[in-house]
Context: one part of a larger RNA
RNA sequence: UCACGGUUAAGGAACUCGGCAAAAUAACCCUGUAACUUCGGGAGAAGGGGAGCCUACCCAGCGAUGGGAGGUCGCAGAGAAAUGGCCCAGGCGACUGUUUACCAAAAACACAUGGCUUUGCGAAAACGAGAGUUGAAGUAUAAGGCCUGACACCUGCCCGGUGCUGGAAGGUUAAGAGGGGAUGUUAGUCGCAAGGCGAAGCAUUGAAUCGAAGCCCCAGUAAACGGCGGCCGUAACUAUAACGGUCCUAAGGUAGCGAAAUUCCUUGUCGGGUAAGUUCCGACCUGCACGAAUGGUGUAACGAUCUGGGCGCUGUCUCAACCGUGAGUUCG
Numbered sequence: 001u002c003a004c005g006g007u008u009a010a011g012g013a014a015c016u017c018g019g020c021a022a023a024a025u026a027a028c029c030c031u032g033u034a035a036c037u038u039c040g041g042g043a044g045a046a047g048g049g050g051a052g053c054c055u056a057c058c059c060a061g062c063g064a065u066g067g068g069a070g071g072u073c074g075c076a077g078a079g080a081a082a083u084g085g086c087c088c089a090g091g092c093g094a095c096u097g098u099u100u101a102c103c104a105a106a107a108a109c110a111c112a113u114g115g116c117u118u119u120g121c122g123a124a125a126a127c128g129a130g131a132g133u134u135g136a137a138g139u140a141u142a143a144g145g146c147c148u149g150a151c152a153c154c155u156g157c158c159c160g161g162u163g164c165u166g167g168a169a170g171g172u173u174a175a176g177a178g179g180g181g182a183u184g185u186u187a188g189u190c191g192c193a194a195g196g197c198g199a200a201g202c203a204u205u206g207a208a209u210c211g212a213a214g215c216c217c218c219a220g221u222a223a224a225c226g227g228c229g230g231c232c233g234u235a236a237c238u239a240u241a242a243c244g245g246u247c248c249u250a251a252g253g254u255a256g257c258g259a260a261a262u263u264c265c266u267u268g269u270c271g272g273g274u275a276a277g278u279u280c281c282g283a284c285c286u287g288c289a290c291g292a293a294u295g296g297u298g299u300a301a302c303g304a305u306c307u308g309g310g311c312g313c314u315g316u317c318u319c320a321a322c323c324g325u326g327a328g329u330u331c332g
């Protein structure tokens, strides 16, 4: 000096990002117990008290024993060890669970609940080249996919875009069918010749026309992917605008919430708590850029969750001291 452990005057969080760490609380018996609540809880709430040993006495009991009364020892009686600190308020997630084996345990995942959608059974879906298998020795109160995430109250408007479902009149449209025509070749024919024309056949090419799904098109569908405006004016102080005008849109954000796990400006403003509060709690609304199953707002219980406050308690600190065990260093 380091590691682990013990004690500490007075103060008691002044430490610190933060009570991190430590201290404190503690088992048992009696008493007593609030808000809130889904009436189960909350709750071991909180808070208060007790405790060893002896007795021939009193009470209850068949008794073990219990209660009382009296007595008695120690610094100390749950005499050691083990063995909850508590309260208030808020965010998130309902809950018990699950997870990054070896830096993250959470507000992430899951979950019961709700919804949409596919599937009629040789089901859909999935694996496989196939046979076949799972689904399922199940059968729509079933099975698969996607989203939401207990419960309470609710879940607004938009189908223009993208997707999905349905439709079939019209447009477009492949292979294929079709074969008007065109070209090559040449029996022949014309020509003095060069050469011209050229039937049938064969070969090459090929117009019109017919021709499915799809796409275009027409509808539906948002608990499908998603989206949910701007400018100007107006009331008998001022301010504001219930009201009006105008442009654009598929429709212009409803209820509820709101400086929020979301607010840039921002330490917004007001109130509370403190002597003093960028955090916290309650409001306001000017929502840069909340918002309704990508769910909205609440919510008892729960949480090794996160945030703020308080009581108790303490070497966290003022401010350090001493002791023990081990290591290192030095000396031997």
Stems, first nucleotide, its partner, number of pairs: 001327008010318002014316001019313001028050004036041001038150001052072004057068004073077001085311007092303002097109002114147006125134003151298004156228003161225002163221005170216003176210002181205005188197003229247005256290001257287001268284005